[in-house]
Molecule: Bacterial RNase P class A
Organism: Bryobacteraceae bacterium
RNA sequence: CUGCGCGGUCGGGCAACCACUGGAGGAAGCUCGCUUUAGCGAGCCAAUCGAGAGGAAAGUCCGGUCUUCAAAGGGCAGCAUGCCGGCUAACGGCCGGGGGUUUGCGCUCAAAGCGCACGCUACGGAUCAGUGCCACAGAAAAUAUACCGCUUGCCGGUCUCCGGCGAGUAAGGGUGAAAAGGUGCGGUAAGAGCGCACCGCGGGACGAGUAAUCGCGCCUGGCAGGGAAAACCCCAUGUGAAGCAAGACCAAAUAGGGGAGGAGGAGCGGCCCGCUCCGUUACAACUUCCGGGUAGGUUGCUUGAGCCCUUCAGUAAUGGAGGGCCUAGAGGAAUGGUUGCCGCCCGUUUCGGCGGGUACAAAAACCGGCUUACAGAUCGCGCAGGUUA
Numbered sequence: 001c002u003g004c005g006c007g008g009u010c011g012g013g014c015a016a017c018c019a020c021u022g023g024a025g026g027a028a029g030c031u032c033g034c035u036u037u038a039g040c041g042a043g044c045c046a047a048u049c050g051a052g053a054g055g056a057a058a059g060u061c062c063g064g065u066c067u068u069c070a071a072a073g074g075g076c077a078g079c080a081u082g083c084c085g086g087c088u089a090a091c092g093g094c095c096g097g098g099g100g101u102u103u104g105c106g107c108u109c110a111a112a113g114c115g116c117a118c119g120c121u122a123c124g125g126a127u128c129a130g131u132g133c134c135a136c137a138g139a140a141a142a143u144a145u146a147c148c149g150c151u152u153g154c155c156g157g158u159c160u161c162c163g164g165c166g167a168g169u170a171a172g173g174g175u176g177a178a179a180a181g182g183u184g185c186g187g188u189a190a191g192a193g194c195g196c197a198c199c200g201c202g203g204g205a206c207g208a209g210u211a212a213u214c215g216c217g218c219c220u221g222g223c224a225g226g227g228a229a230a231a232c233c234c235c236a237u238g239u240g241a242a243g244c245a246a247g248a249c250c251a252a253a254u255a256g257g258g259g260a261g262g263a264g265g266a267g268c269g270g271c272c273c274g275c276u277c278c279g280u281u282a283c284a285a286c287u288u289c290c291g292g293g294u295a296g297g298u299u300g301c302u303u304g305a306g307c308c309c310u311u312c313a314g315u316a317a318u319g320g321a322g323g324g325c326c327u328a329g330a331g332g333a334a335u336g337g338u339u340g341c342c343g344c345c346c347g348u349u350u351c352g353g354c355g356g357g358u359a360c361a362a363a364a365a366c367c368g369g370c371u372u373a374c375a376g377a378u379c380g381c382g383c384a385g386g387u388u389a
Stems, first nucleotide, its partner, number of pairs: 001385010012342007020052002023049002029044007054360001058371002061369005066243004078239005083097005098123001099121003103117005124234002130232002133227002147173002149169009181199006200223001201221004206215003247299004257290005264278005306325008343358006
């Protein structure tokens, strides 16, 4: 310097004009209310001022705040979580630690194994509850197993050997992802933890650690019977439901409901007479009051587990202290458009320019996480390659 991986930060800039949504503002005018004929108050409203998407606003997966409904207490079912400690309002999140494991390197004659590094890890329980499963291959896939091989007893033969029947054997071969510890010596008919040494493993004691767990040439057992619980299941812990279209308040017109008053009311185009219709038991019209709901309006609504800087404690997540800041609140849903200059990318070039593009995506009660999408810029660390000294 280039490339890759991981993590952090940013994610176009400036100016002008025209629009949009909230807030402040209130000239003139209009409307309404109260006193009253001129004022006061309220609402609408122009200029003007200032603000206006994100790192994921997304998916709606997890946890909370808030709200309504439900709920004596206990249990079952369902669902979720699952090594240990810490952080947090809480979490299935984050931080730190432990165990396991892939790969690489090293130790070792070699194997089993051990150590180191990067990465990954849904990591309670698989004899001491139970049931079931393990493709293909293989003799056998779990009460372990005898296919080849090895050894041997008897019988037969063409008799240093071969075949048949039976017995022993898990050392060797072969199958498989996986076959009941590894190496060596002894031992044996051949073999075998059958015996022994070293390595590995289980149990106990001791020591370290808050714990998970680890160490140990201290003691002990020849050695547990494979895998899988991301099969059912068992154990432990947690868990009421719905969601801001939650919910709270104010409240027309019309049509219902209830209480009180009320014997008359309506029509025949103005009035009287008359006529017609309805009503006259507690029930009509009409007057008035009350109550529920709808339209509509207000609220919930954005000052909050808030953001920035400094500092302290802590390995860290995170927490404390001090200072500063206010940063969208719509309700069919604003945050946009045009132009100029610049930046970046691609193409082209007669090296002056020209053309095209500029990611993912966009609040809706609000927070903390997770997951997914993302052009480009930049910083740190690690790895690989190249160049120079």